[in-house]
RNA sequence: AUCCCGAAGAGGCAAACCACGGGUAACCGUGGGACGCAAAGUUACCUGUCCUGCUCGUCAGGAUCGAGGGGCCGACGAA
Numbered sequence: 001a002u003c004c005c006g007a008a009g010a011g012g013c014a015a016a017c018c019a020c021g022g023g024u025a026a027c028c029g030u031g032g033g034a035c036g037c038a039a040a041g042u043u044a045c046c047u048g049u050c051c052u053g054c055u056c057g058u059c060a061g062g063a064u065c066g067a068g069g070g071g072c073c074g075a076c077g078a079a
Base pairs, nucleotide, nucleotide: 012037013036017032018031019030020029021028022027035066041072042071043070045069046068047067048064049063050062051061052060053059054057
């Protein structure tokens, strides 16, 4: 100097729920609020789940990355 493990602290994000707004809906935005999170950063690529439509399908379009996987990116560090 680097790597593994990893306590604490600093900083970050923000579930349910509530208000207002948007959307047929799933759900989303903003504010409040914290259940949790080191990737709860990012990406609908695969799978799952959910919504809408119809000609009901091995269909089409959409939602969810805080459902699992993959890709990309990535912070601090006592013993």
c-di-GMP-I riboswitch aptamer from a Desulfuromonadales bacterium, 79 nucleotides, folded computationally. The coordinates come from a structure-prediction model, not an experiment, and the mean pLDDT is 83. The organism belongs to Desulfuromonadales, within Bacteria.